[in-house]
Context: one part of a larger RNA
């Protein structure tokens, strides 16, 4: 390399959008680019394989044949590819009439709850733990009533339930905005799939400048525990967590499962639709679709398990693997303020 794989053994890139390339739907003409068949023609010799000879045999050599593969040129085929002309609707894509939704961005609101202050009433404890202590508290705490203030987070609904490419979305209203599902088969006519590079999104933590700061709370002070205690357990308590603009670019970013398509038994829930039957109306009921879930035949699978949401059967296109260790480091490049991150080896040694 070739071939074999990538749920858990070594592999799906965090997610998308998409460039170049690979693929690409159904019918008719045309051409004849790939293709496929005949011809002749070239692929030097020697060498190789094979028959015959010639040296006593062999090596060794003469002679003959075959054979490969690729080119040229003519003559034909026309299913497949292409390419060109027309034409179709199932793919795709819009249109119209309804649906659901913590989808995203903005602005405003609202109440529990904590803490702080300021008033009142009140009096010796409070707080904390396995036990205490450290703390706080007669300058009046703790515990009640009230009234101001500030910041974060939205109990109950809540669900095996929505919604989003993913990360992710959750108090209420209100504005702008994306995507979906359903039914109509109305409209365009393949207009599509994948996507090397490439951009654009991307918890938390971490960084910049400005602000905020109520609660928790790395560092960090004490108290204990213990042989030690640089912890777990307690009192405090700074960055930070929040907001706004800019960076990082990384995670068990997991369904450890790339996207798309198609085809292959069933059942049982359940989100949203729809379109029958019922009914005064509806609920239930049955059927159809797109999801979310659990069982489960056939396959599959090393087993675990998966199983119309495949990890079953195929096609298309992309990323990845390739004995542990050295090491996702070293050197170098790129990118960053940094921290770092991307790309990514070897000596050696089992």
């Nucleotide at each position: 390399u070739u071939g074999g794989g990538c749920g858990u053994a070594a592999a799906g890139a965090g997610c998308a959008u998409g460039u170049a390339g690979g693929u690409g739907g159904a019918u008719u003409g045309a051409u004849g680019u790939g293709u496929c068949g005949g011809a002749u023609u070239u692929u030097a010799a020697a060498u190789c394989u094979c028959c015959a000879g010639g040296c006593u045999u062999a090596a060794c050599u003469u002679g003959g044949a075959u054979u490969u593969u690729g080119g040229a040129u003519c003559c034909g085929a026309a299913a497949c590819u292409a390419u060109u002309a027309a034409u179709c609707u199932c793919g795709a894509g819009g249109a119209u009439a309804a649906c659901a939704g913590g989808g995203g961005c903005a602005a405003g609101c609202g109440g529990a709850a904590u803490u702080a202050g300021c008033g009142g009433a009140g009096u010796a404890g409070c707080a904390g733990u396995g036990a205490a202590a450290u703390g706080c508290g007669u300058u009046g705490a703790u515990c009640u009533c009230g009234c101001u203030a500030a910041g974060a987070a939205c109990a109950c609904c809540a669900a095996u339930g929505g919604c989003g490419a993913a990360g992710g979305c959750a108090g209420c209203u209100u504005g702008c905005u994306a995507g979906g599902u359903u039914a109509u088969c109305u409209c365009u006519g393949a207009c599509a799939c994948u996507g090397a590079g490439a951009u654009g999104c991307g918890a938390a933590a971490g960084c910049g400048u400005g602000g905020g700061g109520a609660g928790c709370g790395a560092a960090c002070g004490g108290g204990a525990u213990u042989a030690g205690a640089u912890a777990c357990c307690c009192c405090g308590g700074u960055a930070g967590u929040c907001c706004a603009c800019g960076c990082c670019g990384u995670a068990a970013a997991c369904g450890a499962u790339g996207c798309a398509g198609a085809c292959u038994a069933g059942g049982u829930a359940u989100c949203a639709g729809a379109a029958g039957u019922a009914u005064c109306g509806a609920c239930c009921c049955u059927u159809c679709u797109u999801g979310u879930a659990c069982c489960a035949a056939a396959g599959c699978u090393a087993a675990c398990g998966c199983g119309u949401u495949a990890a079953g059967u195929c096609u298309g296109c992309c990323g990845c693997c390739u004995g542990g260790g050295a090491a996702g480091u070293a050197c170098g490049g790129u990118c960053g303020c940094a921290a770092g991150a991307c790309u990514a080896a070897a000596a050696c040694u089992c």